[in-house]
RNA sequence: GCUCAGCUUUAGGGGUAUCCUUUAUAAAUAAGGAUUGAGACAAACCCUCAGAACUUGAUGCGGUUGAUACCGACGAAAGGAAAAGCAAGGACUCCUCC
Numbered sequence: 001g002c003u004c005a006g007c008u009u010u011a012g013g014g015g016u017a018u019c020c021u022u023u024a025u026a027a028a029u030a031a032g033g034a035u036u037g038a039g040a041c042a043a044a045c046c047c048u049c050a051g052a053a054c055u056u057g058a059u060g061c062g063g064u065u066g067a068u069a070c071c072g073a074c075g076a077a078a079g080g081a082a083a084a085g086c087a088a089g090g091a092c093u094c095c096u097c098c
């Protein structure tokens, strides 16, 4: 310096999958359950330009799994939704001194 981070208020953006087992059947569907995760319909979670929240590429590629958008690359690729205030102790930058 008040840029970034932090807090508050308001506004906005986003995703919600897979199926081993069981209920229980001819199948489908529903309920319960299991896996991963911040979040699998919670009035919750995450993200809002210093933007990997999320989408496209992608019904793609390599690996894993019971299965999966489960992991990784792709990705110094493309797109993508905001402002104000508070404090000044954190980060960063500049100047001076040792």
Base pairs, nucleotide, nucleotide: 001092003091004090006086007085008084009083010082011048012047013046014045016042017035018034019033023030054079055078056077061072062071063070
Description
The RNA shown here (TPP riboswitch aptamer (THI element)) has 98 nucleotides and comes from Lishizhenia tianjinensis. Its Rfam family is "TPP riboswitch aptamer (THI element)". The literature on the family includes a 2002 paper in J Biol Chem by Rodionov et al., "Comparative genomics of thiamin biosynthesis in procaryotes. New genes and regulatory mechanisms". The organism belongs to Lishizhenia, within Bacteria.